A computed fold for a 74-nucleotide RNA from a Minisyncoccota bacterium, annotated as transfer RNA. RNAcentral holds the sequence, with entries from ENA. NCBI's taxonomy places the organism under Bacteria, Bacillati, Minisyncoccota. Its Rfam family is "tRNA". Its family is annotated with triplet codon-amino acid adaptor activity in the Gene Ontology. Rfam classes the family as a transfer RNA.

RNA sequence: GGGCGGUUAGCUCAGUUGGUUAGAGCGCGUACUUGACGUGUAUGAGGUCAGGGGUUCGAGUCCUCUACCGCCCA
Numbered sequence: 001g002g003g004c005g006g007u008u009a010g011c012u013c014a015g016u017u018g019g020u021u022a023g024a025g026c027g028c029g030u031a032c033u034u035g036a037c038g039u040g041u042a043u044g045a046g047g048u049c050a051g052g053g054g055u056u057c058g059a060g061u062c063c064u065c066u067a068c069c070g071c072c073c074a
Base pairs, nucleotide, nucleotide: 001073002072003071004070005069006068007067010026011025012024013023019057028044029043030042031041032040050066051065052064053063054062
């Protein structure tokens, strides 16, 4: 330098042919339970969907550029 894949909550990851409000597990807060911790139960907070631009009535999803990570080729 070329090709491919990835980037969504603190962490690991789903998200169907573009359409209703962006989700799960773990973690975290609060309450109950316990002598206390843990476990369990209930409930809650937490997201610019990596960043810019475009297409569309509508974008996490399509197109494009950039950044970062991984693999392959040279």